[in-house]
RNA sequence: CCGCGCGGGAGAGUCCCGGUCAGCACGAUCGAUCGGGCGCCAACGGAGCAACUCCUCCCCGGAACCUCUCAGGCAACCGGACCGCACGGG
Numbered sequence: 001c002c003g004c005g006c007g008g009g010a011g012a013g014u015c016c017c018g019g020u021c022a023g024c025a026c027g028a029u030c031g032a033u034c035g036g037g038c039g040c041c042a043a044c045g046g047a048g049c050a051a052c053u054c055c056u057c058c059c060c061g062g063a064a065c066c067u068c069u070c071a072g073g074c075a076a077c078c079g080g081a082c083c084g085c086a087c088g089g090g
Stems, first nucleotide, its partner, number of pairs: 001089003005085004013038001015037007039074003045070001046068003052062002
């Protein structure tokens, strides 16, 4: 440095409208899903700038937890940068 296991791990509408599915009913509500609308988040990924890094210097190269929000996400679950412990390999 890389891989793997375990643990910890944030943010933002469980919004509005319409349809569909299942169940209860035979009404509504709730759940999931599809389409549309507006708002919002950033710690997977992507893109940009560039602190920084490499070098005698410049160039080249690498490059963020900064920025953008394309994708992703906005109850829970899942995911999750990063951190800790253990094991294995170089």
Notes: A computed fold for a 90-nucleotide RNA from uncultured Pseudonocardia sp., annotated as Glycine riboswitch aptamer. NCBI's taxonomy places the organism under Bacteria, Actinomycetota, Actinomycetes, Pseudonocardiaceae, Pseudonocardia. The RNAcentral record of the sequence draws on MGnify. Its Rfam family is "Glycine riboswitch aptamer". From the family's description: This family represents the bacterial glycine riboswitch. The coordinates come from a structure-prediction model, not an experiment, and the mean pLDDT is 75.